[in-house]
Molecule: Bacterial RNase P class A
Organism: Woeseiaceae bacterium
RNA sequence: AGAGUCGGCCAGACAAUCGCCGGUGCCGCCACACGGCGCGUGCCGGAGGAAAGUCCGGGCUCCAUCGGACAAGGCGCCAGGUAACGCCUGGAGGACGUGAGUCCAUGGAAAGUGCCACAGAAAAUAUACCGCCAAGGCGUGUACCCCACGCCGGUAAGGGUGAAAAGGUGCGGUAAGAGCGCACCGCGCGGGUGGCAACACACCGCGGCACGGUAAACCCCGCCUGGAGCAAGACCAAAUAGGGGAGUACGCGAUUUUUGUCGCACCGCCGGUCCCGAGCGGACUCCCGGGUAGGUUGCUAGAGGCAGCCGGUGACGGUUGUCCCAGAUGAAUGAUUGUCCCUGACAGAACCCGGCUUACGGCCGGCUCUCUCU
Repeated sequence: AGAGUCGGCCAGACAAUCGCCGGUGCCGCCACACGGCGCGUGCCGGAGGAAAGUCCGGGCUCCAUCGGACAAGGCGCCAGGUAACGCCUGGAGGACGUGAGUCCAUGGAAAGUGCCACAGAAAAUAUACCGCCAAGGCGUGUACCCCACGCCGGUAAGGGUGAAAAGGUGCGGUAAGAGCGCACCGCGCGGGUGGCAACACACCGCGGCACGGUAAACCCCGCCUGGAGCAAGACCAAAUAGGGGAGUACGCGAUUUUUGUCGCACCGCCGGUCCCGAGCGGACUCCCGGGUAGGUUGCUAGAGGCAGCCGGUGACGGUUGUCCCAGAUGAAUGAUUGUCCCUGACAGAACCCGGCUUACGGCCGGCUCUCUCU
């Protein structure tokens, strides 16, 4: 100097004028009060790191429902973090990279089923295309032998096809071969050592050895999951047709003078099941139609932010102090002028929060590699 990789910060700034939304003080008016009104006036505050996607997890609200079974869905190495998660942190295993680093649908193929195109003889208790064998049997050339050929038979070491072909190298053995036998490696099982564990081991023993891959195929195993959602829900006001239809009960038994009460049966009970149990309701449940669609609330003090210290490899946790930092509702921050310059991209909250994914301008720092100079 160049290239790469990981992390942090900012997201135009300042001033003036007018304007918008929320809060608050004062003033004026109305009002018993709560409180309301004002182009009144002063002060304070006012979009994001992704507000996007709506992909996950929750908080919160509602549901006569609650528990279980089955189904359906999600996750899938180990140990932690967290309110929780499919997220984050650290580690193990694997892959990529010279490296710093990055990535992972990472349980089970000895429970079963399915699939592996084309090529190839054959794609899983899967074969004989080219070959090898005359040790064996039959036949021919030629009567025996030798040799050659054909059939039966043996073989899967060599060659070929393929992503993948009955573990690899070497030695022995055989008619030729083959874990057929042996040595080493690989693989499986058991033990030992280290580690919480996943796992690792240049450790010991046994075994010729389960005959490939694929589960982001079905499946098996383990863990998790009630539903709907702020357009949830609550209150006020107003209006309409308290309209129409379907179902159940009004049945039985007990008690009671009766009314009534209890039990059984029947129907229904917030979002998979004509399942099981418990419970609730029965002037109840469901469907259609009509009206209102106005206002208030929910609505922002939080699993909150910032800083210091302590613990931890880390995610994070504890503790002390400090701060209040948007609550709109046809949808609030806009317009003008001037100055500054390193640039101003992606882009606007709508109940809230923790993540992931995607889009994107600038600055700073750590580490790695290459080149050059000293």